A computed fold for a 362-nucleotide RNA from a Porticoccaceae bacterium, annotated as Bacterial RNase P class A. Lineage of the source: Bacteria > Pseudomonadati > Gammaproteobacteria > Cellvibrionales > Porticoccaceae. The model forms 96% of the base pairs in the Rfam consensus. Rfam family: Bacterial RNase P class A. By type it is a ribozyme. RNAcentral holds the sequence, with entries from ENA. The gene name in the source record is rnpB. The prediction has a mean pLDDT of 76.
RNA sequence: UGAGCUGGCUAGACAAUCGCAGGCGUAAGCUUGAGGAAAGUCCGGGCUCCAUAGGGAAAAGCGCCAGAUAACGUCUGGGCGGCGUAAGCCGACGGAAAGUGCAACAGAAAAUAAACCGCCGAAGUGCCGUUUUUCCCAGCAAUGGGGUGCGGCGCUGGUAAGGGUGAAACGGUGCGGUAAGAGCGCACCGCGCGGCUGGUAACAGCCGUGGCAGGGCAAACCCCACUCGGAGCAAGACCAAAUAGGAAUCCCAUGGUGCGGCCCGUACCGGAUUCGGGUAGGUUGCUUGAGGUGUGUGGUGACACACGCCCCAGAUGAAUGACUGUUCUCGACAGAACCCGGCUUACAGGUCGACUCCCCUU
Numbered sequence: 001u002g003a004g005c006u007g008g009c010u011a012g013a014c015a016a017u018c019g020c021a022g023g024c025g026u027a028a029g030c031u032u033g034a035g036g037a038a039a040g041u042c043c044g045g046g047c048u049c050c051a052u053a054g055g056g057a058a059a060a061g062c063g064c065c066a067g068a069u070a071a072c073g074u075c076u077g078g079g080c081g082g083c084g085u086a087a088g089c090c091g092a093c094g095g096a097a098a099g100u101g102c103a104a105c106a107g108a109a110a111a112u113a114a115a116c117c118g119c120c121g122a123a124g125u126g127c128c129g130u131u132u133u134u135c136c137c138a139g140c141a142a143u144g145g146g147g148u149g150c151g152g153c154g155c156u157g158g159u160a161a162g163g164g165u166g167a168a169a170c171g172g173u174g175c176g177g178u179a180a181g182a183g184c185g186c187a188c189c190g191c192g193c194g195g196c197u198g199g200u201a202a203c204a205g206c207c208g209u210g211g212c213a214g215g216g217c218a219a220a221c222c223c224c225a226c227u228c229g230g231a232g233c234a235a236g237a238c239c240a241a242a243u244a245g246g247a248a249u250c251c252c253a254u255g256g257u258g259c260g261g262c263c264c265g266u267a268c269c270g271g272a273u274u275c276g277g278g279u280a281g282g283u284u285g286c287u288u289g290a291g292g293u294g295u296g297u298g299g300u301g302a303c304a305c306a307c308g309c310c311c312c313a314g315a316u317g318a319a320u321g322a323c324u325g326u327u328c329u330c331g332a333c334a335g336a337a338c339c340c341g342g343c344u345u346a347c348a349g350g351u352c353g354a355c356u357c358c359c360c361u362u
Base pairs, nucleotide, nucleotide: 002357003356004355006353007352008351009350010349012327013326014325015324017322018321020033021032022031023030024029035333039344040343042342043341044340045339046338047232048231049230050229060227061226063224064078065077066076067075068074079093080091081090082089083088094223095222099221100220101217102216116163117162118159119158120157123156124155125154126153127152128151129150130149134147135146136145137144138143171189172188173187174186175185176184190212191210192209193208194207195206196205197204198203236284237283238282239281246275247274248273249272250271251270255269256268257267258266259265291310292309293308294307295306296305297304298303328331
C1' cells in the first nucleotide's frame, strides 16, 4: 500500500421566534422532554391478581462441558465437527443394540444383504478342435478308434476388484495373495473394546487388543436427563354522579322530588335516614431502578464487590413540533405507553481500535 476479519462510538451542528407535555412557582417565568433499535412481541424475570397440603402424570419446552446471571432458548470460556492460507465464521452437538416406523425416482440390491454389465474357469460336467503332448488298441501299411494333455464355446459354479444407480451401497489406501477375487494375510489410517496419563468436565494423547461389527433418519414417533400452575398494567387498588337500580329501619296519607335564583310551567311518584354493590367519571399503579456513571480491586472472560458522583419522558385523544437564518462531509432506519435482561430484524454516512494475508521499503 492493497485485500480481509472483528469489536466499539456517532446518528447533522449552532442561533432566534412561536407552540405542545411533565415538574416547580401566586404570577412572570424557570427547568426537563425518545432510540440504538423506542420495532417484531420471540424467550426470561420483576410486579399484580387468581389457583394451590404434598407427590406424580399429561402437555409444552430445552439437550456437548464448565461458568456468569434474578432468570433464560441469553452471555462468557472451553471441547468436538464443518468452512477459510489466516485473522475468523458457522453448528437443535444426548440415545439408532428398548420398541415402532421411513427411504420417491433410479438401481441387481435400501438392510436376515444382493448380482445387471464385468472378472474367473480352480472344482464338477457337455460339445468342438488339435496327431508338433503322450499312452493304449486294431491293422502289413496308409489310417482308424479310445484315453490323457493343450486350446475354444457353454452349463452348474466362484467373485464383489472394476463399471453403472443413488442423498446414502455393508471400512479406506497400498503391498502380498489368488483361477479371479475378498481383512484372506500384512503395514498405515479409521473404528470398537480395555487400560494408563492429562483435564473440574466435555474431551484429548499414548499403550494394548479385536480383522471390523444390525449402515442412515430421532427438525418421525419414541427413550433418557433437565425446566415448568394460570392470566396479564385493558393486571390490580381506591374514591364515587344520577329523574338508574337494591337492602334495612322509622314516619306519613298532608304532599314530596327533579329542572329553576323565585313564581309560573312541566316531568316523575309514598317520604326520610342509613348501608352495601357499582356504571359514567376521577385518583392510583407510573417510573429511584436486578438504574446509570467514574475510579479501584478480583476474574482469561461473561461478571462481581467497594467507594464517590448523577436523576435521565411519564402522557391517557395521548407531548417531543413549526418556521427562519448561518454552516458542513447535505444527514439512514425509525416514535416511548408497567418496568428490566436478552434475541431477531431495519439502518445513509462518518469515525476509533485489535488482528490476519499478499506485495514493497528499511